[in-house]
Context: one part of a larger RNA
């Protein structure tokens, strides 16, 4: 001087308590362990690994496995010799490849010299390659305590000195926030503000938006018009300013009012200090050292990553009446779109064919669904639940055996609210409902957005858990 304590003091946080869903049972989807295997590539391990790298393994991807097949090479840079180089066909083969042929009679610039610069084929050596190892040799990126309130440095003082002091104390704050007070004065990185959005106004701008009045229509369709939504650029607006109480007359805390918006003076976001974990990643990438070179390199086809007694995770979907089923009917946002979105007709249950518009406030994807009404079911393993199987099909894409979604007809499993234990959430939140996108030929119960309906509850800080302060 920390750091630890089943010492104590203060103070926080969905950390508990008080709610509300849930996991833990059961189907199934998906990760991992485990077994298995020629290979089931590989990293990732309590929180902080396990729908995690993977925003998307039928080939490809692919780094695994058996087998084919190559050795200056799949890719670069250097020298030398030859051609001027692509096309067409045929033959074996899984396929790389390997043998044959047909065409066209031949690259570009120039100082006209095989000078120069390209293709491409043989050679030689230097070298290429390595998803091989080694995150405990590294950068650089990242989780984590944690958006917790911390961590420091001049200079001065005290002290033999490690080191104190300031950063501690009274109060307060989300906060080392600010106020007093102090041998301390001051300062830096972090607090917080400066960005972005959302909610309130103004001013400008009116097409693809809108529509108050005036005319037309089926329809803002169209003439007008830009008041009003709305888009999007400039700006104000909030600051504890204003009033009452409190209090140390101080920082601040309560009540008020006025205001779209009232105490970080309003919600999220973006922002992560010194530093911990020899945390993670040599498989994005770069890098040191090692290790390999007819291979631990490359090509090709085929299989695997998808396996299946079993255990963990994380998600969907039920177990039904606050539901199922069937007519009818209303109200969103946020994005996508040309090798695309695809109206509208025509055929069919569904798939399928023709085709209009639209590089998009214009066309299109666009049915929003839970709601509202109106009828059936009447508490059953059910008109609940939907796994499995069988059967017929549709698409994507050289191809769906392994191993892709999906439609349709049959079937119709388990499950009647889950042990012990544990996880989310404080408000436009939980729950519940649909919807959009990235990735991508196809494929999302994953993941990142979006609206739409919309609760409960919090005494309070004994306890648990993590964390800051001082002792």
């Nucleotide at each position: 001087u920390g750091a630890c304590g089943g010492g104590g003091g203060c103070c926080c946080g969905c950390a508990c308590a008080a709610g509300c869903g849930g996991u833990g049972g059961a189907g199934c989807a998906u990760g991992u362990g485990g077994u298995u295997u020629a290979a089931u590539u590989c990293g990732a391990a309590g929180c902080a690994a396990c729908g995690c790298g993977c925003a998307g393994a039928a080939c490809c991807u692919u780094a695994c496995c058996a087998g084919c097949c190559c050795u200056u090479g799949a890719c670069a840079u250097c020298c030398c010799u030859g051609u001027c180089g692509c096309u067409u066909a045929c033959c074996g083969g899984a396929g790389a490849c390997g043998g044959u042929u047909u065409c066209c009679u031949u690259c570009a610039g120039c100082u006209a010299g095989g000078c120069u610069g390209g293709a491409u084929c043989g050679g030689a050596u230097a070298c290429a390659g390595g998803u091989g190892c080694u995150g405990c040799a590294u950068g650089g990126c990242u989780g984590u305590c944690g958006u917790c309130a911390g961590c420091u440095c001049g200079u001065g003082u005290c002290g033999u000195g490690a080191g104190a002091u300031g950063u501690u104390g009274g109060g307060u704050u989300a906060a080392g926030u600010c106020c007093c007070g102090c041998a301390a004065c001051g300062a830096g990185c972090g607090c917080a503000a400066c960005c972005c959005u959302c909610g309130c106004c103004u001013u400008u701008a009116g097409u693809u938006g809108c529509c108050a009045g005036c005319a037309u229509u089926a329809a803002g369709u169209u003439g007008g018009g830009c008041a009003c939504u709305c888009u999007g650029a400039u700006g104000g607006a909030a600051c504890u300013g204003c009033c009452g109480g409190u209090g140390a007359u101080a920082a601040g805390c309560c009540g008020g009012a006025g205001g779209a918006a009232g105490g970080u003076g309003g919600g999220g976001g973006a922002u992560g200090a010194c530093g911990u974990c020899a945390a993670g990643u040599c498989c994005u990438c770069a890098u040191g050292g090692c290790c390999u070179u007819u291979a631990u390199g490359a090509c090709c086809a085929g299989g695997g990553c998808u396996a299946c007694a079993c255990a963990c995770g994380u998600a969907c979907u039920a177990c039904a009446a606050u539901g199922g089923c069937c007519g009818g009917u209303a109200c969103a946002a946020c994005g996508g779109g040309c090798a695309g979105c695809c109206a509208c007709u025509u055929c069919g249950c569904g798939a399928a064919a023709g085709g209009a518009g639209c590089a998009a406030a214009u066309c299109c994807c666009u049915a929003a669904a839970a709601g509202c009404c109106g009828g059936u079911c009447u508490c059953a393993g059910u008109c609940c639940g939907g796994a499995u199987u069988g059967g017929a099909g549709u698409c994507u894409g050289c191809a769906a055996c392994u191993c892709g979604a999906c439609u349709c007809c049959a079937u119709g499993a388990a499950g009647u609210u889950g042990g012990a234990a544990u996880c989310g959430c404080u408000a436009g939140u939980a729950a519940u409902c649909g919807u959009g996108g990235a990735u991508c030929a196809g494929c999302a119960u994953g993941c990142c957005g979006c609206g739409g309906u919309g609760a409960a509850u919090a005494c309070g800080u004994u306890c648990c858990c993590g964390g800051g302060c001082g002792u």